[in-house]
RNA sequence: UAUGUACAAUGGCAAAUUCAGGGUAACCUGAAGACGCAAAGCUACGAGUCCCGACGGGGGAUAGUCGGGUUAUCGGA
Numbered sequence: 001u002a003u004g005u006a007c008a009a010u011g012g013c014a015a016a017u018u019c020a021g022g023g024u025a026a027c028c029u030g031a032a033g034a035c036g037c038a039a040a041g042c043u044a045c046g047a048g049u050c051c052c053g054a055c056g057g058g059g060g061a062u063a064g065u066c067g068g069g070u071u072a073u074c075g076g077a
Base pairs, nucleotide, nucleotide: 012037013036017032018031019030020029021028022027035064041070042069043068045067046066047065048062049061050060051059052058
């Protein structure tokens, strides 16, 4: 210097649900709210699942389904 990561410290994100709005829908945005998360930051590249469809190897959604890519805080063993 880099990686790794227990107990800590500084912090961060925010499930279900409710209200309002957008969308044919899946779902998304804002507020309240915290189930949880060391990437529960970003990315739709691969797979899965969901929605629409003229059912075409089409279009869309999901990153808190899994994998990949990429960025990042703290220090022991």